Small-subunit ribosomal RNA, central domain from a metagenome, 349 nucleotides, folded computationally.

[in-house]
Context: one part of a larger RNA
RNA sequence: CUGGGCGUAAAGCGUGCGCAGGCUGCUAUGCAAGACAGAUGUGAAAUCCCCGGGCUCAACCUGGGAACUGCAUUUGCGACUGUAUGGCUAGAGUACGGUAGAGGGGGAUGGAAUUCCGCGUGUAGCAGUGAAAUGCGUAGAUAUGCGGAGGAACACCGAUGGCGAAGGCAAUCCCCUGGACCUGUACUGACGCUCAUGCACGAAAGCGUGGGGAGCAAACAGGAUUAGAUACCCUGGUAGUCCACGCCGUAAACGAUGAGUGCUAGACGUUGGGAGACUUAGUCUUUCGGUGUCGCAGCUAACGCAUUAAGCACUCCGCCUGGGGAGUACGGCCGCAAGGUUAAAACUC
Repeated sequence: CUGGGCGUAAAGCGUGCGCAGGCUGCUAUGCAAGACAGAUGUGAAAUCCCCGGGCUCAACCUGGGAACUGCAUUUGCGACUGUAUGGCUAGAGUACGGUAGAGGGGGAUGGAAUUCCGCGUGUAGCAGUGAAAUGCGUAGAUAUGCGGAGGAACACCGAUGGCGAAGGCAAUCCCCUGGACCUGUACUGACGCUCAUGCACGAAAGCGUGGGGAGCAAACAGGAUUAGAUACCCUGGUAGUCCACGCCGUAAACGAUGAGUGCUAGACGUUGGGAGACUUAGUCUUUCGGUGUCGCAGCUAACGCAUUAAGCACUCCGCCUGGGGAGUACGGCCGCAAGGUUAAAACUC
């Protein structure tokens, strides 16, 4: 390489968009590049193979044949691929009419709670733990009433629920805005799928500049525990957590399961639409889209998966090839840095 694979054994890029490339619905006609068939020419000799011959045999040498699976020219064919010109509507899309939603961005507002401040009531404790102590408190704490300040998060509803490509998204209202689903009609007429390079988005932590800082809390300090305790527990507490702008680009970024299309028993929930029936606060039947549980065939090493496939097939991309060394070194690219990405070998078992 051929091959075999990628839920858990090595292996699906974190996610999307998308150029090139690969693949591409039904149908008519033309062409004949690919493809297929025939003919002709060529395909040196030797070698290989077959039938003979010569060295006593063999190796070896030698005659003939076949073969040289190739190339070129030419003739034919018109199914398939291609190409050109038409047509179609089942894929894809557009318009009209509805629906649901924590989808995204911005602004405004609200209540509960924590903390702090002021004033009042009030007096000796509070806090904390397995038990304590550090800590707070007679300079009046904790508790309680009223008022004020400020930041962050939005109890109940809440769900096996919804939305989003993924990351993710939850108080209420307003503005701007993306997508999805359903119904039936009209329209476009293959406009599609996938996607190396590329571009964009991308939790938390971290970084830069400027704000903000209630609670929580790496680091740090103290108290305990302990043989020790650079921990677990307690009292404090700074970065950070929050906002704006700019970086970083990684996660068990997980369904550890790439995307698309078609096909292959069912049952029971739930969510968003539509249709129909009926004894119409509703119930039942059915249909399309999502999300779950169980389960047949089939698959699987087993576990399990099972119309949301890990089943049966096709198209395209990514990735794997014993463990360690190592996701490391060197080099390149990116980054302010932290580091990221691409990515070996010696050696060793």